[in-house]
The RNA shown here (transfer RNA) has 82 nucleotides and comes from a bacterium. The prediction has a mean pLDDT of 81.
RNA sequence: GCCGCUGUGGUGGAAUUGGCAGACACGCACGACUCAAAAUCGUGUGCCUAACGGCAUGUCGGUUCGACUCCGACCAGCGGCA
Numbered sequence: 001g002c003c004g005c006u007g008u009g010g011u012g013g014a015a016u017u018g019g020c021a022g023a024c025a026c027g028c029a030c031g032a033c034u035c036a037a038a039a040u041c042g043u044g045u046g047c048c049u050a051a052c053g054g055c056a057u058g059u060c061g062g063u064u065c066g067a068c069u070c071c072g073a074c075c076a077g078c079g080g081c082a
Base pairs, nucleotide, nucleotide: 001081002080003079004078005077006076007075010026011025012024019065027045028044029043030042031041032040046055047054048053058074059073060072061071062070
C1' cells in the first nucleotide's frame, strides 16, 4: 500500500428481506429478610431539560416517509496479502 471482518448504555450482548433502539444477563443504587452479613426477593438504573419535550447504535455526510440495518468518506481494533 491492497483486501476482509468488527464497532450498540458501566460490562457482556439482543434487535437486520429498512418499521417502538437498548430485550436478557451482569454490575450499581435503594428497600425487604437477618443480631449482622452472604444468599434470595422487590423497585429503580443512557444523556439534556424545572417541565413539556428533545437527543443517543465509532465520527461526519448521503439515500428514504422512515436507517443499528443500505451507500460514501474518515477513525479505532483484529486478520490476511504484498
It matches the Rfam family "tRNA". Its family is annotated with triplet codon-amino acid adaptor activity in the Gene Ontology. Rfam classes the family as a transfer RNA.